[in-house]
Predicted 3D model of a 346-nucleotide part of an RNA (large-subunit ribosomal RNA, domain IV) from an uncultured Candidatus Berkelbacteria bacterium. Rfam family: Bacterial large subunit ribosomal RNA.
Context: one part of a larger RNA
RNA sequence: CCUUCGUUAAGGAAUUCGGCAAAUUAGAUCCGUAACUUCGGGAAAAGGAUCGCCUUUAUAGGAUAAGGACGACUAGCUUGUCCAAGUCUGAAGAGGCCGCAGAGAAAUGGCUCUAUCGACUGUUUAUCACAAACACAGGUCUGUGCGAAGUCGCAAGACGAAGUAUACAGGCUGACGCCUGCCCAGUGCCGGAAGGUUAAGGGGAGAGGUUAACGCUUUGAACCGAAGCCCCGGUGAACGGCGGCCGUAACUAUAACGGUCCUAAGGUAGCGAAAUUCCUUGUCGGGUAAGUUCCGACCCGCACGAAAGGCGUAACGACUGGAGCACUGUCUCAACAGAGGACCCG
Numbered sequence: 001c002c003u004u005c006g007u008u009a010a011g012g013a014a015u016u017c018g019g020c021a022a023a024u025u026a027g028a029u030c031c032g033u034a035a036c037u038u039c040g041g042g043a044a045a046a047g048g049a050u051c052g053c054c055u056u057u058a059u060a061g062g063a064u065a066a067g068g069a070c071g072a073c074u075a076g077c078u079u080g081u082c083c084a085a086g087u088c089u090g091a092a093g094a095g096g097c098c099g100c101a102g103a104g105a106a107a108u109g110g111c112u113c114u115a116u117c118g119a120c121u122g123u124u125u126a127u128c129a130c131a132a133a134c135a136c137a138g139g140u141c142u143g144u145g146c147g148a149a150g151u152c153g154c155a156a157g158a159c160g161a162a163g164u165a166u167a168c169a170g171g172c173u174g175a176c177g178c179c180u181g182c183c184c185a186g187u188g189c190c191g192g193a194a195g196g197u198u199a200a201g202g203g204g205a206g207a208g209g210u211u212a213a214c215g216c217u218u219u220g221a222a223c224c225g226a227a228g229c230c231c232c233g234g235u236g237a238a239c240g241g242c243g244g245c246c247g248u249a250a251c252u253a254u255a256a257c258g259g260u261c262c263u264a265a266g267g268u269a270g271c272g273a274a275a276u277u278c279c280u281u282g283u284c285g286g287g288u289a290a291g292u293u294c295c296g297a298c299c300c301g302c303a304c305g306a307a308a309g310g311c312g313u314a315a316c317g318a319c320u321g322g323a324g325c326a327c328u329g330u331c332u333c334a335a336c337a338g339a340g341g342a343c344c345c346g
Stems, first nucleotide, its partner, number of pairs: 001341004006336003010332002014330001019327001027051005036041001038175001052097005061089004067083006073076001098102001110325006117317002122134002138173007150159003176312004181242003186239002188235005195230003201224002206219005243261005270304001271301001282298005
């Protein structure tokens, strides 16, 4: 010097990205326990008090119970009530005793407030990620009438299912509460069948080659002719989308209001410097002596927004951010002791 363990004056997070690490707390009984809440919880909330040994004491009480007494009628290896040896347990009170210390060692929750996200228990990148990701119950849409749709297979066949729409398959969302706005122009899907277009095929007016002729052969207009596409409608918890400029109120500012252009329609409720805000450490308030973080507001949303769900939400979380109490060698600032190494000598 390294690893590991223990102790430490005064201070107590000044350390640090961050209380990381360590320390604190810890058991049992009794008391006591807030906001909020889905009335279940929150809760071991928080916060307190007590705990040893001896005597009373083989305690009161509880459990079990050989056996005994008295009944009952079904007369038994039956059954009811009472007493009860023994066995296993077992408070509370009172009095006393000892130590620095009585949950005398070990094992054995630190707590509170606030916000984001995800409802929850669960699952995950074997070997850098355990999460806010996945799943989930619930919601909703679509397909499927049974030889089902869907999936595997060339097929036979199998699963679905020895099920039958309260079923099965697929997509999205993700408990619960309040809700889920406008646009069908484009794309998709569904429905429609009048018209247009359209393949093979049918059709065969005609034309060419050859021939003496019959024929053979090549080509071929009109017309008939399916789905599809064009077309006509519907459909957003389908893919998706949800404007610009100018003016205006008797201080100023702002614009309920008006004009105009464009669009399929111009973002509703709710939320908002947000896991989203570039400018930005926005501005104001709170917390601090001092706060680019945090909380509450404002709204000028570069570039939130309603099942790629919006906004809330008790409970839960080895999640993430902020604050406090307690506690401490994290630090001021280091010291000492132990063990094992390294190192030195043999």